[in-house]
RNA sequence: GCCGGGUUAGCUCAGUGGUAGAGCAGUUGAUUUGUAAUCAUCAGGUCGUCGGUUCAAGUCCGACACUCGGCU
Repeated sequence: GCCGGGUUAGCUCAGUGGUAGAGCAGUUGAUUUGUAAUCAUCAGGUCGUCGGUUCAAGUCCGACACUCGGCU
């Protein structure tokens, strides 16, 4: 230099253009003599950035950033 993957909650990851989710972690409560476990509940998001397409974009298109890999 060329090609490809990834970027979504604190962490690991789903999400086939139409209300942003799960598990773990966290809060509060129940249960227990107490702790753990279990159950219920609540909170937590600029979907990497900037543009474009669309009635509507996490999703499609472009550029860029970061990261992982391949080729040379």

Model confidence (mean pLDDT): 83 of 100.
This is a predicted structure of a 72-nucleotide RNA (transfer RNA) from a Verrucomicrobiaceae bacterium.
It was read from a public genome assembly.